A computed fold for a 91-nucleotide RNA from Thermanaeromonas sp., annotated as c-di-GMP-I-GGC riboswitch aptamer. It was read from a public genome assembly, where an Rfam model found it. The coordinates come from a structure-prediction model, not an experiment, and the mean pLDDT is 86. Rfam family: c-di-GMP-I-GGC riboswitch aptamer. Rfam links the family to the GO term cyclic-di-GMP binding.
RNA sequence: CCCGAUAAAGGCAAACCCAUCGAAAGGUGGGGGCGCAAAGCUAUAGGGUCUAAGGCCAUAUUCUUAUGGCUAUGACAGCCAGCUGCCGUGG
Numbered sequence: 001c002c003c004g005a006u007a008a009a010g011g012c013a014a015a016c017c018c019a020u021c022g023a024a025a026g027g028u029g030g031g032g033g034c035g036c037a038a039a040g041c042u043a044u045a046g047g048g049u050c051u052a053a054g055g056c057c058a059u060a061u062u063c064u065u066a067u068g069g070c071u072a073u074g075a076c077a078g079c080c081a082g083c084u085g086c087c088g089u090g091g
Base pairs, nucleotide, nucleotide: 001091002090003088004087011036012035016031017030018029019028020027021026034078040083041082042081046080047079048076049075050074054071055070056069057068058067059066060065
């Protein structure tokens, strides 16, 4: 440096449920445990995905509301990516 064992010491925690924050996506805490060798960290200047409060546009309208479309300044690292790192059956 590569690789990842039916190893050791430990770690994390999907769905779902409860509480809570949020317009939503989603976040946080508790339970739970599908999985994970980076499921550690990084989300404005890598890509991708999700959401659309606000904004813009269109249509309708009882004229200030409804519906639809677009949009991140909101999110996601358990999608790829970048950075860092424990252990050692091995090469």